The part of an RNA shown here (small-subunit ribosomal RNA, 5' domain) has 487 nucleotides and comes from an uncultured bacterium. The RNAcentral record of the full RNA draws on ENA. The coordinates come from a structure-prediction model, not an experiment, and the mean pLDDT is 85.
Context: one part of a larger RNA
RNA sequence: GACGAACGCUGGCGGCGUGCCUAACACAUGCAAGUCGAACGCGCAGCAAUGCGAGUGGCGAACGGGUGAGUAACACGUGAAGAACCUGCCUUAUACACUGGAAUAACCAAUGGAAACGUUGGCUAAUACCGGAUAAGACCACACUUUGGCAUCAAAGAGGGGUAAAAGUGUUAGCGGUAUAAGAUGGCUUCGCGUCCUAUUAGCUAGUUGGUAGUGUAACGGACUACCAAGGCAACGAUAGGUAUCCGACCUGAGAGGGUGAUCGGACACACUGGAACUGAGACACGGUCCAGACUCCUACGGGAGGCAGCAGUGGGGAAUAUUGGGCAAUGGGCGAAAGCCUGACCCAGCAACGCCGCGUGAAUGAAGAAGGUCUUCGGAUUGUAAAGUUCUUUAGGGAGGGAAGAUAAUGACGGUACCUCCAGAAUAAGCUCCGGCUAACUACGUGCCAGCAGCCGCGGUAAUACGUAGGGAGCAAGCGUUGUCC
Repeated sequence: GACGAACGCUGGCGGCGUGCCUAACACAUGCAAGUCGAACGCGCAGCAAUGCGAGUGGCGAACGGGUGAGUAACACGUGAAGAACCUGCCUUAUACACUGGAAUAACCAAUGGAAACGUUGGCUAAUACCGGAUAAGACCACACUUUGGCAUCAAAGAGGGGUAAAAGUGUUAGCGGUAUAAGAUGGCUUCGCGUCCUAUUAGCUAGUUGGUAGUGUAACGGACUACCAAGGCAACGAUAGGUAUCCGACCUGAGAGGGUGAUCGGACACACUGGAACUGAGACACGGUCCAGACUCCUACGGGAGGCAGCAGUGGGGAAUAUUGGGCAAUGGGCGAAAGCCUGACCCAGCAACGCCGCGUGAAUGAAGAAGGUCUUCGGAUUGUAAAGUUCUUUAGGGAGGGAAGAUAAUGACGGUACCUCCAGAAUAAGCUCCGGCUAACUACGUGCCAGCAGCCGCGGUAAUACGUAGGGAGCAAGCGUUGUCC
C1' cells in the first nucleotide's frame, strides 16, 4: 500500500459498487421454461360470435442462471493444422413439391389400484407415420482426361450403373415443406510452446509401442477387436505422492519480479453418489429417462415419491456474509404471422460504514482573557475566541408546491423518486487511537518487580513523561484502532 474481511469502541446523510472465503452439509414452502388454434381431431361453456381445457404434432427446453467437487490434463493460454470433420434456426442460389396407404392419442365403454399409475375393447385427424413415382453437377462403387499439391491425394470435366425427397396452412399478404451448393455462426479433432511442490518418489509400461486387416465414429486414431513384431517413456525428471479449475485480469513494485484468481468477461468441469444410453442439428442432458447406492417422505404394507452447486428462505457449520420484496417499463432470450404469453436472466427496491467517493455536524464577530477544571515557585499559567453574548447562513434533515429523462406510436416496476421553487429555524448530527525511543504529542495523583504495559528495544522494587486515572496535547475522522493475509 491492498482486502469479498472479522473483532472492539463509536456512528448524521447521499452516490456508485460489493456481500457463505467455512459444510460440493441437509433442505419445509413459493417461484425459476414454456409457447403455437395461421399443423390436427375432440370435450366443456355460450343463442351465436367466441372463449376455455386436456391430448396428438411443431419449435424451445443443449440457451440463460449456479457452483468449483474433480482435474497437473491439449483442461487452460497462445500460435498453427484438418487433403480426417459436423453444424437446427439465419442469408444467398438452383430445382422440386406427383400419387397412394395403414394406424394412434384424445374421446367412448368396461375394469384394476390406497396412491403413483394403469389394463382391455371400440371410433377418429394431421405439417404425426409408411409405400410408389420423379432425380441434378448430391451420395456409392467402376474405369478416363486435364490441372495442382503435402505422402495418403485434391479440384474441374465428361461416361454408363446403383441409391435417396417433400406438407400443408391462411383473413390470399404470405408463412411454411424437400433436395443440393455456398456463406455465416457454433462445435469437434490434432500438433508446437508455456503451465505448482516433493528425488526422504528412480525406474515405469501388455492395448503397453508399432504394423496388417477390420469394427466403430460426423471424423483421424489401440478408440476398440483379431493376428504379427518387441517395442515405448525416463535425471532435459518418466512413474508415484501432495496440492490446485485455467486465463483476461487484480494487488504490490521504479522496474524486473512476487502474490492472488472474489465481483466483471472468456474457457473448462460438475448437478445427491456411481453407471448407462435414449431423443435430437446439438446432451450422454441442474429443474429429462433407466439401473444401482445412501438419505428423506407417503402408504391401505402390495407399492410409490424426491434431489436449491437457480432466486428468496430454513436448520447446521463458522470469527463471518442480506429480502420467503416489486416489475417485465427497459435490455436480452424462447414460442408465435401477429396480438401476445413465459422469463428469480435482467431492471429495480430492501438489509449491512463491507469498500471507494462526496457532503454535513455551522460561519463571522466576541477579553470582563467570565465561571469551572488542571497545574503552581501562590505571583500566576493553561483550558481559551474556546464558551456566553451579538450579527448571519440553511447543505443534509422538516413542511408546502411543482416535477422529469430513461419511451422513435402506445407502454415506467423504480416513484411522486431524482431535481427545482418557497417557508421556518443553529436548530437533529463526533468519535477513536496515541503522547519513553523508533514516532507527531507532558504534567499531576494513585500504585510500589504488585497491579499491569509491550510491535522491537524494554517499563514497574516509593519522586514512573512507559502501569491506572485526570488535565493538557498529537494524529486521523463517520470513522478509529486491533487481528489475519499478500507485496